Context: one part of a larger RNA
RNA sequence: UCCGGCGAGUUACUUUGUGCUGCUAGGUUAAUCCACUCAGUGGAGAAGCCGAAGCGAAAGCGAGUCUGAAAUGGGCGCCUCAGUAGCACCGAGUAGACCCGAAGCCAGGCGAUCUAUGCAUGGCCAGGAUGAAGCCUCGAUAAAACGAGGUGGAGGUCCGAACCCACCGACGUUGAAAAGUCGGGGGAUGAGCUGUGCAUCGGAGUGAAAGGCUAAUCAAGCCUGGAGAUAGCUGGUUCUCCCCGAAAUAGUUUUGGGACUAGCCUCGCCUCAUAGAGUGACGGAGGUAGAGCACUGGAUGGGCUAGGGGCCCUACAAGGUUACCAACCCCAACCAAACUCCGAAUGCCGUCUACUUGUUUGGCGGGAGUCAGGCCAUGAGGGAUAAGCUUCAGGGCCAAAAGGGAAACAACCCAGACUGCCAGCUAAGGUCCCUAAGUACAGGCUAAGUGAUAAAGGAUGUAGGGGUACCCAGACAACUAGGAUGUUGGCUUAGAAGCAGCCAUCAUUUAAAGAGUGCGUAACUGCUCACUAGUCAAGCGUUCCUGCGCCGAUAAUUCACGGGACUAAGUCUGUCACCGAAGCUGCAGACCUGAUCCUUUCUGGAUCGGGUGGUAGGGGAGCAUUCUACAGUAGGAUGAAGCUCCGCCGCGAGGCGGGGUCGACCAGGUAGAAGAGAUUAUGCCGGA
Numbered sequence: 001u002c003c004g005g006c007g008a009g010u011u012a013c014u015u016u017g018u019g020c021u022g023c024u025a026g027g028u029u030a031a032u033c034c035a036c037u038c039a040g041u042g043g044a045g046a047a048g049c050c051g052a053a054g055c056g057a058a059a060g061c062g063a064g065u066c067u068g069a070a071a072u073g074g075g076c077g078c079c080u081c082a083g084u085a086g087c088a089c090c091g092a093g094u095a096g097a098c099c100c101g102a103a104g105c106c107a108g109g110c111g112a113u114c115u116a117u118g119c120a121u122g123g124c125c126a127g128g129a130u131g132a133a134g135c136c137u138c139g140a141u142a143a144a145a146c147g148a149g150g151u152g153g154a155g156g157u158c159c160g161a162a163c164c165c166a167c168c169g170a171c172g173u174u175g176a177a178a179a180g181u182c183g184g185g186g187g188a189u190g191a192g193c194u195g196u197g198c199a200u201c202g203g204a205g206u207g208a209a210a211g212g213c214u215a216a217u218c219a220a221g222c223c224u225g226g227a228g229a230u231a232g233c234u235g236g237u238u239c240u241c242c243c244c245g246a247a248a249u250a251g252u253u254u255u256g257g258g259a260c261u262a263g264c265c266u267c268g269c270c271u272c273a274u275a276g277a278g279u280g281a282c283g284g285a286g287g288u289a290g291a292g293c294a295c296u297g298g299a300u301g302g303g304c305u306a307g308g309g310g311c312c313c314u315a316c317a318a319g320g321u322u323a324c325c326a327a328c329c330c331c332a333a334c335c336a337a338a339c340u341c342c343g344a345a346u347g348c349c350g351u352c353u354a355c356u357u358g359u360u361u362g363g364c365g366g367g368a369g370u371c372a373g374g375c376c377a378u379g380a381g382g383g384a385u386a387a388g389c390u391u392c393a394g395g396g397c398c399a400a401a402a403g404g405g406a407a408a409c410a411a412c413c414c415a416g417a418c419u420g421c422c423a424g425c426u427a428a429g430g431u432c433c434c435u436a437a438g439u440a441c442a443g444g445c446u447a448a449g450u451g452a453u454a455a456a457g458g459a460u461g462u463a464g465g466g467g468u469a470c471c472c473a474g475a476c477a478a479c480u481a482g483g484a485u486g487u488u489g490g491c492u493u494a495g496a497a498g499c500a501g502c503c504a505u506c507a508u509u510u511a512a513a514g515a516g517u518g519c520g521u522a523a524c525u526g527c528u529c530a531c532u533a534g535u536c537a538a539g540c541g542u543u544c545c546u547g548c549g550c551c552g553a554u555a556a557u558u559c560a561c562g563g564g565a566c567u568a569a570g571u572c573u574g575u576c577a578c579c580g581a582a583g584c585u586g587c588a589g590a591c592c593u594g595a596u597c598c599u600u601u602c603u604g605g606a607u608c609g610g611g612u613g614g615u616a617g618g619g620g621a622g623c624a625u626u627c628u629a630c631a632g633u634a635g636g637a638u639g640a641a642g643c644u645c646c647g648c649c650g651c652g653a654g655g656c657g658g659g660g661u662c663g664a665c666c667a668g669g670u671a672g673a674a675g676a677g678a679u680u681a682u683g684c685c686g687g688a
Base pairs, nucleotide, nucleotide: 001688002687003686004685005684006683011095012094013093014092015091017089018088019087020086021085022084023083026050027049028048032044033043034042035041036040054061055060064076065075066074067073098236099235101233105226106225107224108223109222110221116200117199118198119197120196121195122194123193124192125190127159128158129157130155134151135150136149137148138147139146163187164186165185167184168183169182170181171180202218204214205213206212239622240621241620242619243618244617249262250261251260252259253258263370264369265367266366267365268364269363270362275360276357277356278355279354280352281351282350283349284348290342291340292339296336297335298334300332301331302330303329305326307325308324309322310321311320312319373398374397375396376395378393379392380391381390382389403414404413405412418589419588420587421586423585424584425583429579430578431577432564433563434562438576440575441574442573443572444571445570451566457551458550461548462547463546464545465544466543467542468541470539478535479534480533481532482531484508485507486506489503490502491501514529518527519526590612591611592610593609594608595607596606597605598604623677625674626673627672628671629670630669635665642661643660644659645658646657647656648655649654
């Protein structure tokens, strides 16, 4: 992993509701007893319970009663329609209460053959080295101290086997081994190692202390029990078809991944209208978008001019002046979620014997699920006018929606799948090939493979449009020639001669020529420009707007046109045709449902309409399995059940028939009762 079997809403009691049945102002027995055809049935049994009357704390009164001194009052009742018992089912409650699952808590026991520590009694430590005290002798001394030599054999001494340990590395890691092997390492007369016996234990022991160890188990051992602990958590929860179909919100919550009530779904009953919904017309409330500056604030320039500052004047007082600051006021131009002199669109509320729809509304009751939502566009807050970010609002979609398009792609675009068809038309999107359909038509643009993402900014790209300067008295460009004189202007400076800098910028000769546009020199020289003439001959310069392009443009394998490719098969405007979906249509069929008609049988039929995507979830109708009753059924060795193959029937769960196998049981019907349906629980057991 596969196959087979097993495997999860049960049962008891109480109770709301619904359906059915009995009796009915009543209904019903319980224990118990009796009888019989004795796991049962029939009968007896009125104790009790529910209902028929309520109100009050109660005494109590009673269609009333309580409050109160008293109620014309107020509260709860009456008036105002029936209950009760059983069965079935949906729920609720109490129980383990759909199943499996903790870590844990408590009680009573069992453990120190492992290990920790202690006690008792035994055992063990090759060999080598070092050489303490003491003692002896000698020296030394007054005597000692002290020194030297010898002797001696101390030590948690040294080196190193056994023995003990476990510091490093490799290997091993489904191991040879649930802790080892190999090579190194540490201790090795000691707080040493070790045999045997004994002692101490579960909130307890023992611990040279690591929360270590207490039998491969330790921040509280193991076994059994309380026990099916509890689990707002995770997983799993078994046949079919039909109808409807959510929510991810609000309030509260030691609440936030849980719950309760409401909202939204479903089922039943009641309500049928001036109900509901949509459109239209009309009437309203409002302060958003926009706009505005009248208020509140912000804010720019100018004017006018209080107040202040500076300067002048001045003994004081006063005065003068001002390119300074500046209130009010005036002019011009602005800004605002918490500004408004104004003010929409939409939405909201209402009215109407308007039109459309046709119960969609409202009420009561049974059953839920939902309380993590997500994306997109729009209006906003937060953030950085970031986020596949976050928080709201009204909308769409996904969730719970398949189909076509977007290469692929929950949410984008189109469009809501009852079933079948080798029929038709379209939507979005497409029509050169991959690939269904135009190598379609008309007219432009683009040259960048732009056509696949990008900005500030940059540019004689190109196409179209507008303004303006100059121009046959010859423009623009190019070429030829000139571009001079006073003068090296004055100053400055080492120098300053058009060309470091400062000042001035005149005059002359001229067709024209600056006291000089740039390069250049130490300074001159030199090159050049402005300006002028000639040559040539028709446009030339500048600016603005628009279309499509260019640069700006860097990411790690080739890789963001889907690919091939394309100069259109790109792009813009217009036109016709075609393709294209589960949309729409056609044909056939199924189911649900409304109206009408037929049929009093029947949830039967006919006609005409409407409907049938679906998670959580509600409702409805069925299939199959085992057992029981009728029942000692029908059937069965001329072959039951089971297994297997085939055919037919049913929307389906399934059913029927036939063949084979097998060898003894077992359909079908009507009821009843359930250990009643398994691909999933790291499910359990067995097998492969």